c-di-GMP-I riboswitch aptamer from Alkalicoccus luteus, 88 nucleotides, folded computationally. The prediction has a mean pLDDT of 83. It was read from a public genome assembly, where an Rfam model found it.

[in-house]
RNA sequence: AGAGAAAAACGGCAAACCUGUCGAAAGUCAGGGGCGCAAAGCUUCGGGUCUAAGGGCGUGGGGUGCCUAAGACGGCCGGGCCGCCUAU
Numbered sequence: 001a002g003a004g005a006a007a008a009a010c011g012g013c014a015a016a017c018c019u020g021u022c023g024a025a026a027g028u029c030a031g032g033g034g035c036g037c038a039a040a041g042c043u044u045c046g047g048g049u050c051u052a053a054g055g056g057c058g059u060g061g062g063g064u065g066c067c068u069a070a071g072a073c074g075g076c077c078g079g080g081c082c083g084c085c086u087a088u
Stems, first nucleotide, its partner, number of pairs: 003088001012037002017032004022027001035075001041081003045078003048073003054068004
């Protein structure tokens, strides 16, 4: 320097929920909280799921409704990139 199971160690992240915030919503961000995670670090490249503002359909018109992502989820799965410790 490379590979590297288990155990251990220093630590890391932070579910639900509550408060506030942004957003049409899904959901985000901040504080508290701690379900869990060895990549629960980053990234929408592929799949999947969620929402439907706007658009389309429908109607005499309106409403309910249906369809639709360029929106959201990286803690849904896979891919890509980066990373801590270490028996041998």